[in-house]
């Protein structure tokens, strides 16, 4: 250089044929407990990597373009 995979909450990942962005953990309060731990509610938490196109309507489609990861080819 060329090519494929990824990227979503703090983490670890779902998201179907574009139609209200979600789970466990973690965290913060409450509740059980003499205390913790377990275990129960309930809560807080997001520029969907980043630009820009289509669309009524985009995480999702297309165009660039970064970061990572795979393999691939050059050269010393």
């Nucleotide at each position: 250089g060329c090519g494929g995979c990824u990227g979503u909450a703090g983490c670890u990942c779902a998201g179907c044929u574009g139609g209200u962005a979600g789970a466990g953990c973690a965290c913060u309060c409450g509740g059980u407990u003499g205390u913790g731990a377990u275990c129960c509610g309930a809560g807080c938490g997001g520029u969907c990597g980043c630009g820009g196109g289509u669309u009524c309507a985009a995480a999702c489609c297309c165009c660039g373009u970064c970061a990572g990861u795979c393999g691939c080819c050059c050269c010393a």
Model confidence (mean pLDDT): 81 of 100.
This is a predicted structure of a 76-nucleotide RNA (transfer RNA) from Hyphobacterium sp.
The sequence was found in a public genome assembly.
Its Rfam family is "tRNA".